[in-house]
RNA sequence: CCCGGUAUAGCACAGCGGUAGUGCACUCGGCUGUAGACCGAGGGAUCCCCAGUUCGAAUCUGGGUACCGGGA
Numbered sequence: 001c002c003c004g005g006u007a008u009a010g011c012a013c014a015g016c017g018g019u020a021g022u023g024c025a026c027u028c029g030g031c032u033g034u035a036g037a038c039c040g041a042g043g044g045a046u047c048c049c050c051a052g053u054u055c056g057a058a059u060c061u062g063g064g065u066a067c068c069g070g071g072a
Stems, first nucleotide, its partner, number of pairs: 001071007010024004018055001026042005048064005
């Protein structure tokens, strides 16, 4: 320098253009002598950034940034 992949909650990941989800973690309650486990409830992400397309974008298009892989 060229090609490809990835970027969504504290962590690991889902998510077909139409309300952004799950598990773990966290908080509260139940249970328990206490804790854990178990059961119930709750809070938490302007979806990496900037533009474009569209009635509508996490999703499609262009350009960046970071990381991973391949090639020279």
Predicted 3D model of a 72-nucleotide RNA (transfer RNA) from an archaeon. The prediction has a mean pLDDT of 83. Rfam family: tRNA. It is annotated as a transfer RNA.